[in-house]
The part of an RNA shown here (large-subunit ribosomal RNA, domain II) has 697 nucleotides and comes from a Patescibacteria group bacterium. It matches the Rfam family "Bacterial large subunit ribosomal RNA". Gene Ontology terms of the family: ribosome and structural constituent of ribosome. The prediction has a mean pLDDT of 82. The RNAcentral record of the full RNA draws on ENA.
Context: one part of a larger RNA
RNA sequence: GCCAACGAGUUUAUGCAUGUUGUUUUGACUAAGCUCGCUAAAAGAGCGGAGUCGCAGGGAAACCGAGUGUUAAUAGCGCGAACAUAUAUCAUGCAUAAGACCCGAAGCCAGGUGAGCUUGCCUCAAGCAGGAUGAAGCAGAGCGAAAGCUCUGUGGAGGUCCGAACCGGUAGGUCGUAUAACGCCUUCGGAUGACUUGUGGUAAGGAGUGAAAAGCUAAUCGAACCUGGUAAUAGCUGGUUCUCUCCGAAAUAGCUUUAGGGCUAGCGUCGUGUGUUCCUCUUGGGGGUAGAGCACUGGAAGAUUUGGACAGGCCGAAAGGUCGCUAAAUUUAUCAAACUCCGAAUACCAAGAGUCAUAGCGCGGCAGUUACACCGUGGGGGCUAAGCUCCACUGGUGAAAAGGGAAACAGCCCAGACCUCUAUAUAAGGUCCCUAAAUCCAUGCUAAGUGCAAAAUAAGAAAGUGAAGUUUCUCCGACAGUGAGGAGGUUGGCUUAGAAGCAGCCAUCCUUUAAAGAUAGCGUAACAGCUCACUCAUCUAGAAAUUUUGCGUCGAAAAUAAUUGGGGCUAAGCAUGGUACCGAAUGUGAGGAUUCGAUUUUUCUUCGGAAAGGUCGAGUGGUAGGAGAGUUUUCCGUUCUGCGUUGAAGGCGGACCCGCGAGGGCCGCUGGAGCGUACGGAAGUAAGAAUGUUGGC
Numbered sequence: 001g002c003c004a005a006c007g008a009g010u011u012u013a014u015g016c017a018u019g020u021u022g023u024u025u026u027g028a029c030u031a032a033g034c035u036c037g038c039u040a041a042a043a044g045a046g047c048g049g050a051g052u053c054g055c056a057g058g059g060a061a062a063c064c065g066a067g068u069g070u071u072a073a074u075a076g077c078g079c080g081a082a083c084a085u086a087u088a089u090c091a092u093g094c095a096u097a098a099g100a101c102c103c104g105a106a107g108c109c110a111g112g113u114g115a116g117c118u119u120g121c122c123u124c125a126a127g128c129a130g131g132a133u134g135a136a137g138c139a140g141a142g143c144g145a146a147a148g149c150u151c152u153g154u155g156g157a158g159g160u161c162c163g164a165a166c167c168g169g170u171a172g173g174u175c176g177u178a179u180a181a182c183g184c185c186u187u188c189g190g191a192u193g194a195c196u197u198g199u200g201g202u203a204a205g206g207a208g209u210g211a212a213a214a215g216c217u218a219a220u221c222g223a224a225c226c227u228g229g230u231a232a233u234a235g236c237u238g239g240u241u242c243u244c245u246c247c248g249a250a251a252u253a254g255c256u257u258u259a260g261g262g263c264u265a266g267c268g269u270c271g272u273g274u275g276u277u278c279c280u281c282u283u284g285g286g287g288g289u290a291g292a293g294c295a296c297u298g299g300a301a302g303a304u305u306u307g308g309a310c311a312g313g314c315c316g317a318a319a320g321g322u323c324g325c326u327a328a329a330u331u332u333a334u335c336a337a338a339c340u341c342c343g344a345a346u347a348c349c350a351a352g353a354g355u356c357a358u359a360g361c362g363c364g365g366c367a368g369u370u371a372c373a374c375c376g377u378g379g380g381g382g383c384u385a386a387g388c389u390c391c392a393c394u395g396g397u398g399a400a401a402a403g404g405g406a407a408a409c410a411g412c413c414c415a416g417a418c419c420u421c422u423a424u425a426u427a428a429g430g431u432c433c434c435u436a437a438a439u440c441c442a443u444g445c446u447a448a449g450u451g452c453a454a455a456a457u458a459a460g461a462a463a464g465u466g467a468a469g470u471u472u473c474u475c476c477g478a479c480a481g482u483g484a485g486g487a488g489g490u491u492g493g494c495u496u497a498g499a500a501g502c503a504g505c506c507a508u509c510c511u512u513u514a515a516a517g518a519u520a521g522c523g524u525a526a527c528a529g530c531u532c533a534c535u536c537a538u539c540u541a542g543a544a545a546u547u548u549u550g551c552g553u554c555g556a557a558a559a560u561a562a563u564u565g566g567g568g569c570u571a572a573g574c575a576u577g578g579u580a581c582c583g584a585a586u587g588u589g590a591g592g593a594u595u596c597g598a599u600u601u602u603u604c605u606u607c608g609g610a611a612a613g614g615u616c617g618a619g620u621g622g623u624a625g626g627a628g629a630g631u632u633u634u635c636c637g638u639u640c641u642g643c644g645u646u647g648a649a650g651g652c653g654g655a656c657c658c659g660c661g662a663g664g665g666c667c668g669c670u671g672g673a674g675c676g677u678a679c680g681g682a683a684g685u686a687a688g689a690a691u692g693u694u695g696g697c
Stems, first nucleotide, its partner, number of pairs: 001697006011098009021088003027053003033047004057064002067079004101239002104236001108229006119203004124198004128193001130162003133158001137154007166190003171186004205221001207217003242630006252265005266369002268366007277359001279354007291342001292340002297336003301332008312323004372398004376393006403414003418592004423588003429582003432567003438579001440578006451569002460554002464551010481538005487511003492506003517532001520531003593620012631686001633683006640676001642675002650670005656665003
C1' cells in the first nucleotide's frame, strides 16, 4: 500500500411540539403497592383515585371573582373573560441531566512497586608493568669561637614526572533501516590517589541523592513506574456507513475575560393563520448628496487704490523718489469632508391603480450561519501602490453553478444542467490552417511584422504618411535652379594709429535706376575680396507658412532564440458600414419522469377523505440545513396449514425481466441443510476515508 472483518446520534428520566390511537353529556389517566399469572423469571390481567392535568381569573397577599389589580375614584391603564374541547398511551423531532455521536491529550489526585542502572554513604576485601626525579632524616669529610654552613655518600618523600594494565572520553573520521537505541578507528586526559574495582547493606517520588549539570533515581525525570478515580476535561483537529423527491441559506448587527467560542436578532425550512398587506406603475411629499457657486466661513494667485511702519536695500545735499514689507477696500480668475445664494438622479414615505400566488406579514416546530472572496460603482486609509486594507450599494458572480467564450484561468463575458434525441434557431465569441464557420462585400488607413494579446509603455524628437482648415504669392510667370546686375554722392559725420556698409556713437538722406540697405553674414591691420536683401532674363505650374487630427517612427534595458495559443499573415492588421454562416447542457421541436396548482373520470370509504387515470398551466443546479417518500440487514409475532437432498442459505456468472434509484426477480454453474412471502413489531441496521483496530498478502 491493497483486501477482508470490526468501527461513531444510543439508553433512561423529565419537558415542549407534531402526528397516531382510546375515552370524553358522570372530563381524562392511574402511581407506589397488593392479588392472580402454564412456567425458572417475565409479559399480561384485576384491585388501588393517593395524586396529576383540565374545567376561571386577577392580586405580593388578605381577598374578590367574569372579572380583578392599581387608585379617593364608578376615570384611565395592566392582566383576564367573551372566540377554546380536554386527557392518557405510543411514535417522531428537539431540549435538559447523565460518558450522551466516536477516537484523541499534556495533566491532577490516591494507594502501592522500584537504588540488580545510576547518585551519596557504611562494611569487608582487591588492583595499580616499567622508567624518571631525588624532599626530610642519617653517616662521613671539611670549615667555624659558636650558632651553624658546605661537599660527598646514604636515604626514598610526593593529590611529583614519562608511560602499560585500569579509569576516562579531547579532536577528527567512520557508522547513521548501524556490529551497537551512543558503537568502531586514529588521537588524547588521569594513572599512589579527592584513584579504581568487587561483595553485602542503606537513603525514594514534592521525596531521595547530587565536588550543582535541574544531573541521577532500571533505554523513563523541571517531579519515576504500576494500578485506580476514569469513558478526567478538550470553546480544538480528524472521522461519522443506503436511495430518490421538494425547498434552500450565512459569513451581518448587538452583547460577551469576547474576537477561529457563544446568546438574541437577521437570512433557510416545515406547519398553521391572515387575505393583497409584497411587487410594479402613476401622483404628491420632505431632503441638502452629485453637480454647481462664492451670497456666509475660510484658503490661495494677479492687478489697482488707500493707509501704516520708517525696520530694511538703492538714488538724492534735502524735500523726496523707487524696490520691498504689512493691513484694508475694489476688481479679475479660482479652491473647500467638517463653506452654501443654489441644487438633481436614485432612494425613502403616503395615496390611488394594476398584477396575483410558490408573494408579504403574524404565531409555532427544527435548523445552519456569525473566518468570506473577487468584479463594478461611491468613498476612508495607503503612494488616486498592492491579487493591500476598511465601509456602502441588503449591486453582480463564486462560495453552494455545471455548459460556451476569455490559449490554459473559483469570483470576468454569455448562460442557470429533470432525463433521452446523428432535429432546429441563437447568445457571448468567432469564420486562412491547427479548429466548426466568409481567404465575404464596400470605403479608407498602416509599411512599422506596427499590429493580429485583456490592461499598460512617458517627457521629448523628426519635411514618415493620410485627412480637414487658415493666411500669403502665382501664366501681368510665383517657388526652386541657372545666367546677369547688386551702382553713384561716399572712405556719411564723429571717434580713432586706422574705422572705407560690416570695433563703437549719431544720423540713416538724396541720385541713377529693372533693382541695389549709409547694409543681413563671412572677411581685411585698414582697404580689397565672397555672399545676402532687392532686380532682370531663362524656365515652367503650382509654391510657402501655420493650426487641428488619423495611423505609424525613435525615445524603449534582463537573464532559453522564446513567442499574437502556434503555424503564419501586408491582411489573416487598424477604422467605419453591411450581408451570410458557425457557435452552449440557452430557446424551440419530439418522447418520457416527477412536484405543485386548476379541472375532470373511476374505484374504495370510518363520509373527514384516500388511491388510480385524463386535460391544462407553472416548475424540477445546489453546500450547511429543513421537509417528505422509500430500499437493505438481524431478530420476534401472525400468515402462506409456503419452499427445500427432484438441492436451502452462501459463492461465481448472465448480452434476460421489474424499479428514477437504493434494490428486487429469473436462468446457469458451484454449494450441501436449511430458508423465505405478506402484514405488523424491535434494533448491536448499511463503510472509503478517522497518521482508525485486528488479520492476511